[in-house]
A computed fold for a 162-nucleotide RNA from Akkermansia muciniphila, annotated as c-di-AMP riboswitch aptamer (ydaO/yuaA leader). Its Rfam family is "c-di-AMP riboswitch aptamer (ydaO/yuaA leader)". Its family is annotated with regulation of gene expression and cyclic-di-AMP binding in the Gene Ontology.
RNA sequence: GUUCAGUCGCAGCCUAAGCCGAUCUUCGUGUCACCACGGAGCGGCGCGGGGAAACCAACACCUUCGACUUGGGUCGAAGGCGGGGCGAACAGCGGAUUCCGCUGGGGCUACUUUCAAAGCCUAGCCCGACAGCUAACCUCGUCGGCAUUUGGAAGGGCGAUC
Numbered sequence: 001g002u003u004c005a006g007u008c009g010c011a012g013c014c015u016a017a018g019c020c021g022a023u024c025u026u027c028g029u030g031u032c033a034c035c036a037c038g039g040a041g042c043g044g045c046g047c048g049g050g051g052a053a054a055c056c057a058a059c060a061c062c063u064u065c066g067a068c069u070u071g072g073g074u075c076g077a078a079g080g081c082g083g084g085g086c087g088a089a090c091a092g093c094g095g096a097u098u099c100c101g102c103u104g105g106g107g108c109u110a111c112u113u114u115c116a117a118a119g120c121c122u123a124g125c126c127c128g129a130c131a132g133c134u135a136a137c138c139u140c141g142u143c144g145g146c147a148u149u150u151g152g153a154a155g156g157g158c159g160a161u162c
Stems, first nucleotide, its partner, number of pairs: 006161005012146003018045004024041007046142006056132001061080008082130001083127004090104006105122005111155007
């Protein structure tokens, strides 16, 4: 000096929502600077969403009228009911019903996976008559909110000690 084992310590969380930047543009700061740091713009990468062929799938329900039919029903026409997306944020039952409760399902909990317990959440927003799946292709977002545990097993990262 290096390596292995052991021991000790450390790592922020949810969400797609992060990273980078050429003598890129611009603003601010550092005395000035073609330098450094930070912000914005723009661009790239990454991550996430939507639309969009073939094939496949689907083309519902209710009311009225007509035709056919032994019956059960079948077909057609008109009207009514719209439909869809992001997200875990949904289903059933009950009640004093725009709210509450219960049950089930779904989601999150600190390096990762898994098992168990415990805790918390189950909102909100958008499109505008229109979209199933969907390759090529087209297009959009990259916000915001916080300080959430324990134990068993396994597996890593960084640092220190030895």